[in-house]
RNA sequence: GCUGCUGUAGCUUAGCUGGCAAAGCACUCGACCGAUAAUCGAGAGACCGGUGGUUCGAGUCCAUCCAGCAGCA
Numbered sequence: 001g002c003u004g005c006u007g008u009a010g011c012u013u014a015g016c017u018g019g020c021a022a023a024g025c026a027c028u029c030g031a032c033c034g035a036u037a038a039u040c041g042a043g044a045g046a047c048c049g050g051u052g053g054u055u056c057g058a059g060u061c062c063a064u065c066c067a068g069c070a071g072c073a
Base pairs, nucleotide, nucleotide: 001072002071003070004069005068006067007066010025011024012023013022019056027043028042029041030040031039049065050064051063052062053061
């Protein structure tokens, strides 16, 4: 330098054929217990790597840039 893949909550991941962004762990509050852990209930937390485009509508499609990984040279 070229090609491909990945980028979504603090962490690990889902998200169908474009149509209200979901779960586990962690966190907060509560219940339970003599107490802790475990368990149970409730809650907060991401506009989806950046910018632009297509569309009535984009996490999803297109372009470009950035970061990481892999391959080729």
This is a predicted structure of a 73-nucleotide RNA (transfer RNA) from a soil metagenome. The coordinates come from a structure-prediction model, not an experiment, and the mean pLDDT is 81.